[in-house]
RNA sequence: AGGUGUUUAGCUCAGUGGUAGAGCACUGCUUUUACAAAGCAUAGGUCAGGAGUUCAAAUCUCUUAACACCUA
Numbered sequence: 001a002g003g004u005g006u007u008u009a010g011c012u013c014a015g016u017g018g019u020a021g022a023g024c025a026c027u028g029c030u031u032u033u034a035c036a037a038a039g040c041a042u043a044g045g046u047c048a049g050g051a052g053u054u055c056a057a058a059u060c061u062c063u064u065a066a067c068a069c070c071u072a
Stems, first nucleotide, its partner, number of pairs: 001071007010024004018055001027041004048064005
């Protein structure tokens, strides 16, 4: 310098145009003398930033950034 991939909840990750989800973690309740485990419930999101296409975008297109890899 060129190319490819990743970016979604605190963490690990799903979600290929039509209401953003799971597991673990946090919080509350039940249970226990207490703790752990278990059960139930709640909260937590600018879907990395910006722009475009579309009736409608996490999803398609362009661009910027961070990280990883490949080639030279």
Predicted 3D model of a 72-nucleotide RNA (transfer RNA) from Candidatus Zinderia insecticola. Its mean pLDDT, the model's own confidence on a scale to 100, is 82. It matches the Rfam family "tRNA". Rfam links the family to the GO term triplet codon-amino acid adaptor activity. The organism belongs to Candidatus Zinderia, within Bacteria.